[in-house]
RNA sequence: GGGGACGUGGUGAAACCUGGCAUCAUACCUGGCUCCAGACCAGAUGUUCUGCGUUCAAAUCGCAGCGUCCCCA
Numbered sequence: 001g002g003g004g005a006c007g008u009g010g011u012g013a014a015a016c017c018u019g020g021c022a023u024c025a026u027a028c029c030u031g032g033c034u035c036c037a038g039a040c041c042a043g044a045u046g047u048u049c050u051g052c053g054u055u056c057a058a059a060u061c062g063c064a065g066c067g068u069c070c071c072c073a
Stems, first nucleotide, its partner, number of pairs: 001072007010026004020056001029043004049065005
């Protein structure tokens, strides 16, 4: 220099192809239970890498950029 894959709560993933309220697990927090803690039960909080575009509507489609990984040179 060329090509490819990926980027979603603190962490790990689903949803993307086929646009329509972002879901699950875990962690943290609160309450219950307990002598206390753990386990267990209930509840709350929190997420689409950035910008632009298309659209009534974008995590999803298009373009550009950034980052990580892989391949070729």
The RNA shown here (transfer RNA) has 73 nucleotides and comes from a Candidatus Woesearchaeota archaeon. The coordinates come from a structure-prediction model, not an experiment, and the mean pLDDT is 85. Its Rfam family is "tRNA". Rfam links the family to the GO term triplet codon-amino acid adaptor activity. The RNAcentral record of the sequence draws on ENA.